Predicted 3D model of a 109-nucleotide RNA (Glycine riboswitch aptamer) from a Chloroflexota bacterium.
[in-house]
RNA sequence: ACGGAUUACAGGGAAGAGACCCGUGUGUCAAAUACGGGCGCCGAAGGUGCAAAUCUGGCAACAGGCGAAACCAGAUGAAACUCUCAGGCAAAAGGACCCUGUAACCGCC
Numbered sequence: 001a002c003g004g005a006u007u008a009c010a011g012g013g014a015a016g017a018g019a020c021c022c023g024u025g026u027g028u029c030a031a032a033u034a035c036g037g038g039c040g041c042c043g044a045a046g047g048u049g050c051a052a053a054u055c056u057g058g059c060a061a062c063a064g065g066c067g068a069a070a071c072c073a074g075a076u077g078a079a080a081c082u083c084u085c086a087g088g089c090a091a092a093a094g095g096a097c098c099c100u101g102u103a104a105c106c107g108c109c
Stems, first nucleotide, its partner, number of pairs: 002107003006104008018039001020038007040089003046085001047083001049081001053076006
C1' cells in the first nucleotide's frame, strides 16, 4: 500500500403505527403535566421462537469384521421471518441498517 462480514468514535441518511379515551392530583380563560386504568395499532433498540443442514444415539444388522439410505429421538442451528415480553404510535429524542472518515484488531506482502 491492499483486503476484512470485527470493535470503538465522529459526520450524514434512515421506515412503521391513536398529539386516542376515562379517572385522580397539580394547574388553567383555554391549555398543559404527573400517576393509574381501558381499547386500538406498529416492528427497525434489546429479547423470544425455528428451517435446511450438521452431529450424536436408536433401528436396519447378519457366524465374525466393516457398514449405509430411509425412519425415530436428542443436541446445535440465521434473518429485515416470527412473537410482541420490552420498546414505540405529532414534533423532538430513539432507531435495525446503509454510506464516509479515523483508530484498533485480523489477513496479505
The source organism's lineage runs through Bacteria, Bacillati and Chloroflexota. Its Rfam family is "Glycine riboswitch aptamer". From the family's description: This family represents the bacterial glycine riboswitch.